A computed fold for a 75-nucleotide RNA from a Thermoplasmata archaeon, annotated as transfer RNA. Its mean pLDDT, the model's own confidence on a scale to 100, is 81. NCBI's taxonomy places the organism under Archaea, Methanobacteriati, Thermoplasmatota, Thermoplasmata.
Order: sequence, then C1' cells, then structure tokens
RNA sequence: GGACGGGUGGCCUAGACAGGAUAUGGCACCAGUUUCCUAAACUGGCAGUCCCGGGUUCGAAUCCCGGCCCGUCCG
Repeated sequence: GGACGGGUGGCCUAGACAGGAUAUGGCACCAGUUUCCUAAACUGGCAGUCCCGGGUUCGAAUCCCGGCCCGUCCG
C1' cells in the first nucleotide's frame, strides 16, 4: 500500500442484507421482597452524541461519501 471483518449503556452483545414510532438481551450498579446477617432467587429502576464529519430521505444504528481506531490476511 491492498482485501476483508469489526466500532452500539460501565462491560459484553442482537439489530444493518430488506430505513419506520419508546435501540435487544446478559452482566455490573441502585432500590425493594426474602434472611438473624450475607449470598442466591424474585421484582422494579438507572444508564446510549449507535466511532467522527457530511450527504440522501418525510424519516438513518441501518443507504451513500470521506476520515479515525482495532483485528485477520496479502504484498
């Protein structure tokens, strides 16, 4: 330098192919129930510029363009 894959709450992850209303699930955290207390279990809650900028569109995590970062492979 080239090809491909990836970047989404504190952490991991689904959703992208085929645009649609409050972005999925788990863990963590907070509160409650339970217990002598803790853990576990159960219930509820908190938390997202969807990597950045621009474009298309009534509407973009999703499509298009440019850029940044990570990984694998090729030279």